[in-house]
RNA sequence: GGCGCGUUCGUCUAGUGGUAGGACGCCAGUUCUUCAGACUGGAAAUGGUGGUUCAAUUCCAUCACGCGCUA
Numbered sequence: 001g002g003c004g005c006g007u008u009c010g011u012c013u014a015g016u017g018g019u020a021g022g023a024c025g026c027c028a029g030u031u032c033u034u035c036a037g038a039c040u041g042g043a044a045a046u047g048g049u050g051g052u053u054c055a056a057u058u059c060c061a062u063c064a065c066g067c068g069c070u071a
């Protein structure tokens, strides 16, 4: 240089066009003499920019970053 794959809450992960979900962690409440534990509830994310579409995390292009193959 060429080709391919990946990028989603703080972390890990699901989601093949129509409500962004789960686990851990975090916060609040209940319980408990306190902590821990248990139970209930809550906040928190689609890498950037464009395109297609009534509608994009999803399809397409490009850029950035990471990984792999090849010369």
Stems, first nucleotide, its partner, number of pairs: 001070007010024004018054001026042006047063005

Notes
A computed fold for a 71-nucleotide RNA from a Melioribacteraceae bacterium, annotated as transfer RNA. It matches the Rfam family "tRNA". Gene Ontology term of the family: triplet codon-amino acid adaptor activity. Rfam classes the family as a transfer RNA. Its mean pLDDT, the model's own confidence on a scale to 100, is 83. Taxonomically the source falls in Melioribacteraceae (Bacteria, Pseudomonadati, Ignavibacteriota, Ignavibacteria). It was read from a public genome assembly.